[in-house]
A computed fold for a 175-nucleotide RNA from a rhizosphere metagenome, annotated as Lysine riboswitch aptamer. Its Rfam family is "Lysine riboswitch aptamer". Gene Ontology term of the family: lysine biosynthetic process. The RNAcentral record of the sequence draws on MGnify.
RNA sequence: AGGUAGAGGCGCGGUGUUUAAGAGUAGAUAUACAAGAGGUUGGAAGCCAAUGAGGUAUAUUGAAAGGAACCAUCGCCGAAGUGACAGGUACCAAAGCCUGCUGCUGGGUCUGUAUCGAAGAGGUGCAGAACUGUCAUCAAAAUUUUCCACCCAGGAUUUUGAUGUUGUGCUAUCU
Repeated sequence: AGGUAGAGGCGCGGUGUUUAAGAGUAGAUAUACAAGAGGUUGGAAGCCAAUGAGGUAUAUUGAAAGGAACCAUCGCCGAAGUGACAGGUACCAAAGCCUGCUGCUGGGUCUGUAUCGAAGAGGUGCAGAACUGUCAUCAAAAUUUUCCACCCAGGAUUUUGAUGUUGUGCUAUCU
C1' cells in the first nucleotide's frame, strides 16, 4: 500500500401486511348565482366554457397519494443524510424527481429556530446540552508475566477518573 472479516446501538436504509390520521377533505350528482378559468409558481401555445367552465351556497354521495406507528423480512456500518456543480425529465424558466462527481457530518436523544408537511406526527438545515463509541495521553487500583521464593522494577490486560481527537477512522487477520 492492497485484500478479507468484524465492533458501536432505541444503529442506518429498502420492501410488505395491518392500523390511525389524511377526511366527511379532493372529486361526482342535483339546484341556484353568472363569466371567463386552470397544472406547484410565472410565461407562450393548446384545451374547456351561456349545451353554464372555474368558483360560491345547499343536499346526496364520497376517495387516494406522500408522510407516520407496530410487526415481519431483506441489505448493510458512509450504513445514510445533506450542500454545491453537471446531465436528464417536462413547451420555456424556477421548483420537484432521477443519475454522476465532489464537500460536510462518528452515533442516537433532547431543546430552540427555519423549512417541507393536513398535522401538536415526522423529515431536513443551523445552533446548543448532556450521553455514548473509537484512538491517544496522564493518574489510581486489581490481575497476570519476565528467574527457586519474597520484595522492588519493567511489560501486558481490565476497571475508574480526567483531557484531547474523530469514519478515507478503529479492531483482528492475510499478501